[in-house]
Background:
The RNA shown here (c-di-GMP-I-GGC riboswitch aptamer) has 102 nucleotides and comes from a Pseudomonadota bacterium.
RNA sequence: GGCGACAAAGGCAAACCCGCUGAAAGGCGGGGACGCAAAGCCACCGGUCUAACGGCGCCUCGCAUGCUGCGAGUUGCGCCCAGGACAGCGGGGCUGCCGAAC
Numbered sequence: 001g002g003c004g005a006c007a008a009a010g011g012c013a014a015a016c017c018c019g020c021u022g023a024a025a026g027g028c029g030g031g032g033a034c035g036c037a038a039a040g041c042c043a044c045c046g047g048u049c050u051a052a053c054g055g056c057g058c059c060u061c062g063c064a065u066g067c068u069g070c071g072a073g074u075u076g077c078g079c080c081c082a083g084g085a086c087a088g089c090g091g092g093g094c095u096g097c098c099g100a101a102c
Stems, first nucleotide, its partner, number of pairs: 002102001003099002011036002016031006034088001040094003044091003047086004054080005059073006
């Protein structure tokens, strides 16, 4: 240094519940433990979630019209997306406690 024990000392805390916060995803605090050797920290790459901005299509309504076009939609639907979130999805970066075996 790798590695990670039915070791020691400690640590974190999923689901769920309560409160606060946010449009949402989510976050924070309390309770609670499924798990975790980096489940400590960082959104750089991929991914996932969200979609208050914006775009496209549909639908509805109004106006004009030869095909069709223009406008509106606060409560409509779908897709994409600026942005946001997740470090307990994978990779990467930074930091770190302990020491059996190999």